Notes: Predicted 3D model of a 532-nucleotide part of an RNA (large-subunit ribosomal RNA, domain I) from an Acidaminococcales bacterium. The RNAcentral record of the full RNA draws on ENA.

[in-house]
Context: one part of a larger RNA
RNA sequence: GGCAUACGGUGGAUGCCUUGGCGCCAAGAGCCGAAGAAGGACGCGGCAAGCUGCGAAAAGCCACGGGGAGCCGCAAGCGGGCAUUGAGCCGUGGACGUCCGAAUGGGGCAACCCGGCGGCGGUGAAGCGCCGUCACCCGCGCAAGCGGGGGGGAACCCGGGGAAGUGAAACAUCUAAGUACCCGGAGGAAAAGAAAUCAAGCGAGAUUCCCCAAGUAGCGGCGAGCGAACGGGGAAAGGCCCAAACCGGGCGGCCCAGGCCGCCCGGGGUUGAGGACCGGCAAAAAGCGCGCCUUGCCUAGCCGAAGCGGAUGGGAAGCCGCCCCACAGGAGGCAAGAGGCCUGUAGGCGAAAGGCGGGGCGCGCGGGCCGGGAUCCAGAGUACCACGGAGCACGGGAAACUUUGUGGGAAGCAGGGGGGACCACCCUCCAAGGCUAAACACUCCUUGGCGACCGAUAGCGCACAGUACCGUGAGGGAAAGGUGAAAAGAACCCCGGGAGGGGAGUGAAAGAGUGCCUGAAACCGUAUGCCU
Numbered sequence: 001g002g003c004a005u006a007c008g009g010u011g012g013a014u015g016c017c018u019u020g021g022c023g024c025c026a027a028g029a030g031c032c033g034a035a036g037a038a039g040g041a042c043g044c045g046g047c048a049a050g051c052u053g054c055g056a057a058a059a060g061c062c063a064c065g066g067g068g069a070g071c072c073g074c075a076a077g078c079g080g081g082c083a084u085u086g087a088g089c090c091g092u093g094g095a096c097g098u099c100c101g102a103a104u105g106g107g108g109c110a111a112c113c114c115g116g117c118g119g120c121g122g123u124g125a126a127g128c129g130c131c132g133u134c135a136c137c138c139g140c141g142c143a144a145g146c147g148g149g150g151g152g153g154a155a156c157c158c159g160g161g162g163a164a165g166u167g168a169a170a171c172a173u174c175u176a177a178g179u180a181c182c183c184g185g186a187g188g189a190a191a192a193g194a195a196a197u198c199a200a201g202c203g204a205g206a207u208u209c210c211c212c213a214a215g216u217a218g219c220g221g222c223g224a225g226c227g228a229a230c231g232g233g234g235a236a237a238g239g240c241c242c243a244a245a246c247c248g249g250g251c252g253g254c255c256c257a258g259g260c261c262g263c264c265c266g267g268g269g270u271u272g273a274g275g276a277c278c279g280g281c282a283a284a285a286a287g288c289g290c291g292c293c294u295u296g297c298c299u300a301g302c303c304g305a306a307g308c309g310g311a312u313g314g315g316a317a318g319c320c321g322c323c324c325c326a327c328a329g330g331a332g333g334c335a336a337g338a339g340g341c342c343u344g345u346a347g348g349c350g351a352a353a354g355g356c357g358g359g360g361c362g363c364g365c366g367g368g369c370c371g372g373g374a375u376c377c378a379g380a381g382u383a384c385c386a387c388g389g390a391g392c393a394c395g396g397g398a399a400a401c402u403u404u405g406u407g408g409g410a411a412g413c414a415g416g417g418g419g420g421a422c423c424a425c426c427c428u429c430c431a432a433g434g435c436u437a438a439a440c441a442c443u444c445c446u447u448g449g450c451g452a453c454c455g456a457u458a459g460c461g462c463a464c465a466g467u468a469c470c471g472u473g474a475g476g477g478a479a480a481g482g483u484g485a486a487a488a489g490a491a492c493c494c495c496g497g498g499a500g501g502g503g504a505g506u507g508a509a510a511g512a513g514u515g516c517c518u519g520a521a522a523c524c525g526u527a528u529g530c531c532u
Base pairs, nucleotide, nucleotide: 001531002530003529004528005527006526007525008524009523015517016482017481020454021453022451023450024449025448026447027446028445029443030442031152032151039100040099041098042055043054044053046078047077050074051073061094062093063092064091065090066089070082071081072080105114106113107112115134116133117132118131119130120129121128136149137148138147139146140145156187157185158184159183160182161181167174171221197204198203208235209234210233211232212231218226219225239435240434241433242379246267247266248265249264250263251262252261253260254259272413274377275376276375277372278371279370280369281368287365288364289363290362291361292360293359294358295357296356297355298354299353301349302348303347307322308321309320310319323340324339325329331343332342333341384408385407386406387405388404389403390402391401394420415430416429417428418427419426469476470475489516492503493502494501495500
């Protein structure tokens, strides 16, 4: 030195555990903000570093409701207090809410600095302090002023912009993809939406979503690949308002006057054949808002059946014996494995206050029908055409349709659009104004439930954290769980400066002693044997 055996040390695998995570289902909720949000800074405790809570009224104040014996957060201790005259705790409403932050009096290197005006305090007066107020943009208004906007939000939605890798086994049209990403905007959903739609010689009757049609018809360096519609079956269902003609009023302009023109307001009117207008009849319903009554739900809670004995053991819920409840034998806890010990479970009950929904009544808004057909009205730089683009499954194609940058540019109901070039016949529909619930998307969030999901190198990055740490910054980003049933966390004695250890004591166990369950291996020792 090696090997072997034994006993230790180190180490933290494994087993067991779970406060955390992951996924799914159902229901709810779905916006917040100048009345100052989201998010922060700094403070607030008798002693207070962190977290939590709160805001100079500062781990809190007031009222109402719940609840009923303890309480002064995590979190012990010291020192003090509160509470059956009902505290703490829970719910609802309110008060307070420094400073920064859209941040908004001005400035600024966020949480700081400096002002104006009015009032108050202080001073002889000033300096100083406190309270209020003062940004900008838009709309209305002569103005004073009033109303609105601004910023944030996980995903979802609409719009404006808009790649490349990649695929085509290279690559350019093409694809990836109108994806990623950037910007604007909205909402609890958004968008779309009441036919200038489809269809086919029959008919349908807004939009959205799902299934089928169908990987069809098509498009396509006819490559890669892209990919409908008609029609059918379902979900959900809901329809409306302007502009104009005409009537009335106001104001302004023109005009000798009659009157004409323009603008504004009110009435009227809203459709594929209608409206105005003329004549006649009737004074509805739905829907929306407000008030009252009623009813259900949410935001605290409450009631809630039935077990004892024995032995073992540190401990009984396991075992033995004899019982009981069950609309309750889901679950968790209690010293081990509990239907009957606790919290609960089935079932049932409950709201002063705030919120959401249903029903009834009343009021207001809203609104009906027939006939006549002469005249009038019915969305213009629009339709349409050309050129250049884009969107449509459709890559310029025979290329309709939608859209529009440039140019040209109608008709007006005897009118106009469409039916995939174009024309005719036929059919169908009324553009150039607007609104619209539900069905459909999503889940930062709340509640309940579930899992042939994980169990601390797993499961979220985090069971302890967006912390420590790294980076000028944008940003990156860990490791780290377990004594015991209960701290009963080892009084006292001994060795030692201490660390540590030996006794004693606690405990079922201390080889469970806080470097704490189990405690593998590598690795390091001690002892013994053998080999060299």

The prediction has a mean pLDDT of 86.
Rfam family: Bacterial large subunit ribosomal RNA.